[in-house]
Predicted 3D model of a 110-nucleotide RNA (Guanidine-I riboswitch aptamer) from Terrihabitans soli. Rfam family: Guanidine-I riboswitch aptamer. Rfam's curators write: This family represents a conserved RNA structure found upstream of the ykkC and yxkD genes in Bacillus subtilis and related genes in other bacteria. Gene Ontology term of the family: regulation of gene expression. Lineage of the source: Bacteria > Pseudomonadati > Pseudomonadota > Alphaproteobacteria > Terrihabitans.

RNA sequence: GCAUAAUGCGUCUAGGGUUCCGGCCUGCCUCAUCUGGCGGGCGCUGGUCCGAGAGAUCGCACUCCCGCCCUCAUCUGGCGGAGCCACGGCGGGACAAAAGCCCGGGAGAU
Numbered sequence: 001g002c003a004u005a006a007u008g009c010g011u012c013u014a015g016g017g018u019u020c021c022g023g024c025c026u027g028c029c030u031c032a033u034c035u036g037g038c039g040g041g042c043g044c045u046g047g048u049c050c051g052a053g054a055g056a057u058c059g060c061a062c063u064c065c066c067g068c069c070c071u072c073a074u075c076u077g078g079c080g081g082a083g084c085c086a087c088g089g090c091g092g093g094a095c096a097a098a099a100g101c102c103c104g105g106g107a108g109a110u
Base pairs, nucleotide, nucleotide: 007061008060009059010058011056012055015050016049020047021046022044023042024041025040026039027038028037029036062083063082064081065080067079068078069077085105087108091103092102093101
């Protein structure tokens, strides 16, 4: 300096916005009143929704073992063990929109 690997999905959370629901404000119409309808505005505690490589969790897979069992041996199968570490932009992208999502274990830094 380069390459490979450091796993995937599910459940949830930090976080996120505004399609839908709800809420608030407002205009018009309606209504004896209660109320109801349509339009505009506001992310507004929330529900639906999105959601972490470096967050959690258990589950299902997957990978590895210079482990064991079965076997002449290999394969296959079963069991056991391990799956560590991880500072990180700007900018762009999708869905309605945004984000710790994706580009990205990237650029860069040490």